[in-house]
RNA sequence: UCCGCGGUAGCUCAGUGGUAGAGCGUCCGACUGUUAAUCGGAUGGUCGUAGGUUCGAAUCCUACCCGCGGAG
Numbered sequence: 001u002c003c004g005c006g007g008u009a010g011c012u013c014a015g016u017g018g019u020a021g022a023g024c025g026u027c028c029g030a031c032u033g034u035u036a037a038u039c040g041g042a043u044g045g046u047c048g049u050a051g052g053u054u055c056g057a058a059u060c061c062u063a064c065c066c067g068c069g070g071a072g
Stems, first nucleotide, its partner, number of pairs: 001071007010024004018055001025043006048064005
């Protein structure tokens, strides 16, 4: 330098053009002699950055940044 994959909640990851979600975590409560486990509720986001396409973009296009792998 070129190619591929990835960047979404505190963490691990879904979401394949039409309201951004799950599990774990955290907080509150129920249960219990107490803790743990279990159950209920709550808490959560500039979707890496900047543009473009579209009535509408996490999603499609372009450039750039970061991480991993490969080629030379």
Transfer RNA from Hyphomicrobium sp., 72 nucleotides, folded computationally.
Its Rfam family is "tRNA". Gene Ontology term of the family: triplet codon-amino acid adaptor activity.
The prediction has a mean pLDDT of 83.
It was read from a public genome assembly.